A computed fold for a 73-nucleotide RNA from Anaerobutyricum sp., annotated as transfer RNA. The sequence is in RNAcentral, with records from ENA. Its Rfam family is "tRNA".
[in-house]
């Protein structure tokens, strides 16, 4: 060049055939403890990789682009 695969919270992913963005892990804070771990309650934290279209409505469906990853050449 050519195919195919992946891009969603800080990290590891879920989310399947279009209509609430969420799990675990870590963070914060409260409680328990003489302290600390563990463990309880509760909070934060996201342009769903970027632009575009398609639809009342898109993480999801099309088309590009970027990045990663693998195969052929």
């Nucleotide at each position: 060049g050519u195919c195919a695969g992946a891009u969603u919270a800080a990290c590891u992913c879920a989310g399947u055939c279009g209509g609430g963005a969420g799990a675990g892990u870590g963070c914060c804070u409260u409680c328990c403890u003489u302290a600390c771990a563990a463990g309880u309650a509760g909070g934060a934290u996201g342009u769903c990789g970027c632009a575009g279209g398609u639809u009342c409505g898109a993480a999801c469906c099309c088309u590009g682009c970027a990045u990663c990853u693998g195969a052929c050449a």
The prediction has a mean pLDDT of 80.